[in-house]
């Protein structure tokens, strides 16, 4: 310090999430030791038991217990002593300890203040005289269960009460008056006394008054929570006077008087909360918190009250009321753990009913001492922080085992074993602290004194005292011995593999993983991190500049109020003087300690403890300064304003007037239509429309001018004239002298629609009606039509009220229009030109911006003020309030839910967007399909099986260039299991015959190998074929083409697809590749921030068309010769054809025209061929998870007496039906018959087969040639000639069926082809639709080949013969290319997406009501208690008892408000893979969208 997450990618906005630190924590797994800390955060819930505040005999009377003495009649007596229960009395109990309920100020923090109190303590001062009467304890008597109480009698005091004395005290009428005390202990020289003692002295105590310290009470200022959906609150309330009360000021209280006081700088009300030093976090500023420690406050079962006292309205005191618990003899009593332990309960959760007063501190005491759950220690808990350990060194065959593996190995891993060493911790034994020194005793000395007493100070010696604890620490011994886990490993984020699982189980902080190869689930191995801990959960801060003071924004992302005026508030020109509130500087006081920080010190270190310093950023007081702000005063004129002079204008209000048009009415002319639409219909019209002429009525709006024009604050404003009226601008003078800017609340204006009352109503037109459209059409279109639109008055108060841009001021390059003024130059004048002020537009620099864009009319640079924003949805909704007649407006949430929502720009894709261009795409033509029959493929159906695959184009005569068996993968049966096929090992050697069987196979029988090498004539070894055995393994046309390779289709032979460098852009990207031309072409040219290059195009390759050269058999034959019935048959020839090799030829090269060029045009020339000559091969980057695991290969998975392999039979050939592709036809451009012509390209030895014979024929029987330019298949057919048929279901058509045959083959039944005879179906040119083709093409005619025993071939692939028509053209359909535009699409329009309804779940509003709560108000009642009043009773009196009054806790009651919970039913909202209906939005979204 950042990171992940919106997108195909980008930049931005913006939320969500993570990494850090922390905790009084809890939970899960695990757990060796020590030190230091912490430990009921929840029920201020209820508490059993024990302890937590006593002490003093040196205040007192005394003597219950214990111990010791004395006396004794031995029974006992005696307070005599040490001491001491209970009691009187004193001090303490108001501290210490706990808790945080209440409290938003009677609190706290900081700083001040004046009108107070003060026990113990300190200083100084005066005094401490003399009397009195009681009472508890105790004795006696009595009541009660108890708690306790009563009567009577005795007694003491430092208990109580007077008298005296009286100061600097109090009161005062200033004369005076009032007010105290207590003694106790130690010692003692003189004097007195019978004694006690007096007396003296010391100490302690007591009283009066003064001062101090510390502590406490009171007052003020400032500061620190939330809500305005709480805006008014207050009646002792605010002030005054008199009285009272208090320690003290004060409405603290009371009577009277006045009517104030608080509040937008937030009163009141509601909710929440102890406050602070500080703690956590943070760079800081801040934010959150207030455990432990420390200061203050409040509370003590709940509420009220006073008493005592220096101090309390009192945690372990009292009284009353209430709730609860306990005891009870039922009459009545007792209690208060928020002290320490502990118990129950609650809860995720928090310890021992421990030890000691040794230390520190507190109470009492003269002291010893006693008391002290304060405190110091120990115990429990990994709750936190800190430290230590669980060994160290060597050790490779890199052991075994585990895991992975490409099977080679890798890893665990020097890790272990093993060897050597060490001993912290632990165990055992031994030693052993600091914390303890005071007080005390004794001796010496000083002071006081009469004193050696007492007391105090100093010094020496010295006894005793330790809970912790035999603990820390030290030493000795043995021995690696006693000691490692937890989380994570997809990215963020360090760390990866295997197996299992298969959108299941599960994970998850966010993004997200899991649907058969999961580094994300579970397990294992390995690794990473931390380590006696590790994770999770909860919580706070941080990151978050997502609340922005430091330090954000508002044109389009959330965000400028619709506009103006304007009070308060905020801000404010310039000179001078004064002041000193702000500000700045110095000083002083304070800011507790602890904490944090720095420097030291002590525990072996650290945590921890401790000394010093700094800090505490604050507040107050005081001194100074005078720049700046404020305040006061005198001025100034540049801001602002006023007057005078001009100018423009749909600025506003009122009145009057005008013409055009629509409609209606009247009259005339006139006749059958008009109107309307995509097309129609509804509608109007023969009762006379529309059209046309004239006249009239009425309402609304004002063509042209008219404009990026003008005016207005905005909304808005448009015929003309008149009246009234607001503002702006310009010029020059004069005047005022900061009068200014902005503006919460407030006030005013405010389109359209809407509302109220009254008018008006021509046109238009929600609602409504009808007609169309449509699947529907409550719409779009049409015909009508009412509110409304208009006027007057009054409401409403909202709009995408927009420049989506608040107002004001200043500053910051230019250029060019336009509107309204002014000036200059010039001119006779008008223009022109230049300058300037004010408006209104465009372009553009700097700058700004996420980009788009803005750019002197800023979204630039600055200042002032106001408004507003803080993820999306829920929601501008609910509730509450205000306004409104209503509609509704303004203000304005939460629960819940999502990880996005959004802005700008980019690349694509798409559009029922645009432009340009191409293609048998359309058009122009020719021929087909769709109708018939048949063939074939597919779907469906059927079946034991009808094997499988292919499904728009781009599946369907496709895989299949050949299903009778085989093929064959399918079905039903039969048989095999190392197997039909491969490799390895061992044994052993193939085969033949017979029987059974459908065969595979099974059983039986006899007989019996081969090759090579070595030595030798028979063995040995190896091998081949085949057999048997055992196991490794074979096998699979089983699954996954969505795990793959390879290969193929398609867009598409479309012209595209990219890269390097440079440049532009924050970036995705752009440029190049766009533009102007041209081309079949990203082909080429020109231009250009691009310059080049690659894959494609073209060319190079093959065939074909032409000639030349070479060669001349099997092909050829012109000339020469021979021969024949004829024939290149023969000699010969190499000319021609042809064959097959080489080189050539065509390049817009030439000409003309057009053009800058590229190029185009020409039935130009030449040429066999002319503009790519024709055809083929060749298929860019990519798309379709396109096809294929059944060609092949291959990863996982599955199977292994079967999903493998074998066999015979069946099936793939089924058949109500539907579709595709073909063939043959329907006839005369034809059928049939006769005659006689012309090809090319192929194939052939298990073959083609001449020729001969037989058969009507398919073929058969013979049989030559040919391994092919030689022989054969092999007659080409259409065409041509001649004849016939004459328009008919025919001499067309040939299906179907019967019969007879031929051939192939082991076998033609299911299920072959062919032949002959006979039969002779549908069909007379085919609806909507749809296909192919642009020239040697379509059409038509035959021929050949592959596969193949044969063939269901009418298929496929080739070959040649004959041989057309048409193309004006690009509007439309389809497909494609380029540019551009819109987009909410990116799985990319087969996209996205909206609403109702139906279902489930969740939270929430309303709701007849119901229940509970806190607070206020009125009335009634009213304990204890203070204060107060009083007659009867007691007392001499003081006074007491009793009774009354005020106030009041509590209780009751009444009406209303508020809050919370709940509620039949009901409203909308949200969420939820595959429900229903439509298609509203995104493209011109098919009616532009939106407010």
């Nucleotide at each position: 310090a950042g990171a992940g997450u919106u997108u195909g990618a980008u930049c931005c906005u913006g939320g969500c999430u993570c990494a850090g630190a922390u905790u009084g924590a809890a939970c899960g797994c695990u757990g060796g030791c020590g030190g230091c800390a912490u430990g009921c955060c929840u029920u201020a819930c209820a508490c059993a038991u024990g302890c937590a505040a006593g002490u003093c005999g040196a205040a007192c009377g005394g003597u219950a217990a214990c111990a010791g003495g004395u006396c004794u009649u031995c029974g006992g007596a005696u307070g005599c002593u040490g001491a001491c229960g209970a009691g009187u009395g004193g001090c303490g109990a108001a501290c210490g300890g706990g808790u945080g309920a209440g409290u938003a100020a009677u609190a706290c923090a900081u700083c001040g203040g004046a009108a107070c109190g003060u026990g113990c303590c300190c200083g100084a001062u005066c005094g401490u005289g003399g009397g009195g009467g009681a009472u508890a304890a105790c004795g006696c008597a009595g009541c009660g269960a108890a708690a306790g109480c009563u009567g009577u009698g005795c007694u003491a005091a430092u208990a109580c009460c007077g008298c005296a004395u009286a100061c600097g005290a109090u009161c005062u009428a200033c004369g005076g008056a009032u007010g105290a005390a207590a003694g106790c202990g130690g010692g003692g020289g003189a004097u007195c006394g019978c004694a006690a003692g007096a007396c003296c002295u010391c100490g302690c105590g007591c009283g009066g008054a003064c001062g101090g310290a510390g502590c406490g009470g009171c007052c003020g200022a400032u500061g620190g929570c939330a809500g305005a959906u709480u805006a008014g609150g207050u009646a002792g309330u605010u002030g005054g006077u008199g009285g009272g009360a208090u320690a003290a000021a004060a409405g603290c209280u009371u009577a009277c008087c006045a009517a104030g006081c608080c509040g937008a700088c937030g009163a009141u009300c509601u909710g929440u909360a102890g406050c602070u030093g500080g703690u956590c976090u943070g760079a800081g500023a801040g934010g959150a918190c207030g455990a432990c420690c420390a200061g203050c406050c409040a509370c003590a079962c709940u509420g009220g009250g006073a008493c005592u006292g220096a101090g309390a309205c009192a945690c372990g005191g009292c009284c009353c009321a209430g709730a609860c618990u306990c005891c009870u003899a039922c009459g009545g009593g007792a209690g208060g753990c928020a002290g320490c332990a502990g118990u129950g309960g609650g809860g995720a959760a928090u310890u021992u009913u421990g030890g000691a007063c040794a230390a520190u501190g507190g109470g009492c005491g003269a002291a010893a001492g006693c008391c002290u759950g304060a405190u110091c220690c120990a115990g429990c808990c990994a709750u936190g922080c800190c430290g230590c350990g669980u060994g160290c060194a060597g050790g490779a065959u890199g052991a075994a085992g585990g895991c992975c593996u490409u099977c080679g190995g890798g890893u665990u891993g020097u890790a272990a074993a093993c060897u050597g060493c060490u001993u912290u911790u632990g165990u055992a034994c031994g030693g052993a602290a600091c914390g303890a020194a005071a007080c005390g005793g004794u001796c010496c000395u000083c002071u006081c004194u009469a004193a050696u007493a007492c007391a105090g100070g100093g010094g020496g010696c010295u006894a005793a005292u330790g809970a912790c604890g035999g603990u820390a620490c030290c030493g000795u011994a043995a021995g690696a011995a006693u000691a490692a886990g937890c989380a994570c490993c997809g990215g963020c984020u360090a760390a990866c593999u295997a197996c299992g699982u298969g959108c299941c189980a599960g994970c998850a902080g966010c993004c997200g993983c899991g649907g058969u190869a999961a580094u994300a689930c579970g397990u294992a191995g390995g690794g990473u991190g931390c380590g006696a801990g590790c994770g999770u959960u909860a919580a706070u801060c941080g990151g978050a500049a997502u609340u922005a003071c430091u330090g954000g924004g508002c044109g389009u992302a959330a965000a400028g109020c619709g506009u103006g005026c304007g009070c308060a508030g905020g801000c404010g020109g310039u000179u001078a003087u004064g002041u000193a509130a702000g500000a700045c500087a110095g000083a002083u006081g304070u800011g507790a300690a602890a904490u944090c920080c720095c420097c030291g010190g002590g525990c072996u270190c650290a945590a921890c403890c401790u000394g010093g310093g700094a800090c505490c950023u604050g507040c107050a007081u005081u001194u100074g300064u005078g720049a700046c702000u404020g305040c006061a005063u005198c001025g100034c004129u540049a801001g602002a304003g006023u007057a005078c002079g001009g100018u423009a204008g749909a600025g506003g209000g009122g009145g009057a007037u005008g013409g055009a048009a629509u409609u209606c009415c009247g009259c005339g002319u006139g006749u059958a239509g008009c109107a309307g639409u995509g097309a129609a219909a509804u509608g109007c019209g023969u009762a006379g429309a529309u059209a046309u002429g004239c006249g009239g009525a009425g309402g609304a709006a004002c063509a042209c001018c008219g404009a990026u024009g003008g005016c207005g604050a905005a909304g808005g404003c448009a015929a003309u004239c008149c009246c009234c009226u607001g503002g702006a601008c310009c010029u020059g003078u004069a005047c005022u002298g900061a009068c200014g800017c902005u503006c919460a609340u407030g006030c005013a204006c405010g389109a359209a629609a809407g509302c109220g009352u009254g008018g008006g109503g021509a046109g238009c037109a929600a609602a409504c009606a009808g007609g169309a459209u449509u699947a529907g059409a409550u719409a779009c279109c049409c015909u009508g039509g009412u509110a409304g639109u208009c006027c007057a008055c009054g409401c409403c108060g909202u709009a995408a009220a927009c420049g989506a841009u608040g107002a004001g001021u200043g500053c910051u390059a230019g250029g060019u229009g336009u509107c309204g003024g002014g000036g200059g130059u010039a001119u006779c004048g008008a223009c022109c030109c230049c300058c300037u002020c004010g408006g209104u537009g465009c372009c553009a620099c700097a700058g700004c911006u996420a980009a788009c864009g803005c750019a002197a009319u800023a979204a630039g640079c600055a200042c002032u003020c106001c408004g507003c924003c803080u993820g999306g949805g829920g929601a501008g909704u609910a509730c509450g309030g205000u306004c409104g007649c209503a509609a509704g407006a303004c203000u304005g949430a939460a629960a819940c839910u999502c990880a996005a929502a959004g802005g700008a720009a980019u690349u694509g894709a798409c559009g029922g967007g645009g432009g340009c261009c191409c293609g048998c795409a359309c058009a122009a033509g020719c021929g087909g399909u769709g109708g018939a029959g048949u063939a074939u493929g597919u779907g469906g159906u059927u079946u034991a099986a009808u094997u499988c695959g292919a499904c728009g184009c781009a599946a369907c005569g496709c895989g299949a260039a050949g299903a009778a068996c085989c093929u064959u993968a399918c079905c039903a049966a039969g048989g095999c299991u190392u197997g039909a096929c491969a490799u390895c090992c061992u044994g052993a050697c193939a085969g033949c015959u017979a029987u059974a069987g459908a065969a595979a196979u099974a059983u039986a029988g006899a007989c019996u190998u081969c090759u090579u090498a070595g030595u030798u004539u028979a063995c040995u070894a190896a091998g081949a074929c085949a057999c048997a055995g055992a196991g490794a393994c074979a096998g699979g046309u089983g699954g996954u083409g969505c795990a793959u390779g390879g290969u193929u289709g398609u867009c598409g032979u479309c012209a595209g697809c990219u890269c390097g460098u440079g440049u532009c852009g924050u970036g995705a990207g752009a440029u190049g590749u766009u533009g102007g031309g041209u081309u079949a072409a990203g082909u080429c040219c020109c231009g250009c921030a691009a310059c080049g290059a690659g894959c494609g195009c073209a060319a190079c390759c093959c065939c074909u068309a032409c000639a030349g050269c070479u060669a001349g058999u099997u092909g050829c034959c012109a000339g020469c010769a021979c021969a024949u019935a004829a024939a290149g048959g023969u000699g010969g020839g190499a000319a021609c054809u042809c064959u097959a090799g080489c080189a050539g030829a065509a390049c817009u090269g030439c000409c003309a025209c057009c053009g800058u060029a590229a190029g185009g045009u020409g039935u130009g020339a030449g040429g066999a061929a002319g503009g790519u000559g024709g055809g083929g091969a060749u298929g860019a980057c990519g798309u379709c998870a396109a096809g294929u695991c059944c060609u092949c290969a291959u990863g996982g998975c599955c199977u292994u007496u079967a999903u493998g392999a074998c066999c015979a039979g069946g099936g793939c050939u089924a058949c109500a039906c539907a579709c595709g592709u073909a063939c043959u036809a329907c006839a005369a451009u034809g059928g049939c018959a006769u005659a006689a012509a012309c090809a090319a390209a192929g194939g052939g030895c298990a073959g083609c087969c001449a020729c001969u014979u037989a058969g009507c024929g398919a073929u058969a029987a013979g049989g030559a040639g040919c391994c092919a330019a030689u022989c054969c298949c092999a007659u080409a057919a259409a065409g041509u000639c001649u004849g016939u048929c004459u328009c008919a279901g025919u001499c067309c058509g040939g299906a179907u069926u019967g019969g007879a045959g031929u051939c192939u083959g082991c076998a033609a039944c299911u299920c072959g082809a062919c032949u002959c005879c006979a039969u002779g179906a549908a069909g007379u040119u085919g609806g909507a639709u749809u296909c192919g083709c642009u020239a040697g093409u379509a059409a038509u005619c035959g021929c050949g080949c592959a596969u193949c025993a044969g063939c269901c071939a009418u298929g496929g692939c080739g070959c040649g013969g004959u041989g057309a028509a048409u193309a004006c053209g690009u509007u439309c359909c389809c497909g494609g290319g380029c540019c551009u535009u819109g987009u909410a699409c990116a799985c990319a329009c087969c996209g996205c997406c909206c609403g109702u309804c139906a279902a489930a779940c969740c939270a929430u509003g309303g709701g007849a009501g119901c229940u509970g709560g806190g607070g206020g108000u009125g009335c009634c009642u009213g304990a204890a208690g203070u204060c107060u009043g009083c007659c009867a009773c007691c007392g001499c009196a003081a006074g007491g008892a009793g009774c009354g009054g005020c106030c009041u806790a509590g209780g009751g009651u009444a009406a209303a408000a508020c809050c919370a919970g709940u509620g039949a039913c009901u409203g909308g909202g949200g969420u939820u893979a595959a429900g229903u209906c439509g298609u509203a939005a995104c493209a011109a979204g098919g009616u532009a969208a939106c407010c």
The RNA shown here (small-subunit ribosomal RNA) has 1491 nucleotides and comes from an uncultured bacterium. The coordinates come from a structure-prediction model, not an experiment, and the mean pLDDT is 84. The sequence is in RNAcentral, with records from ENA.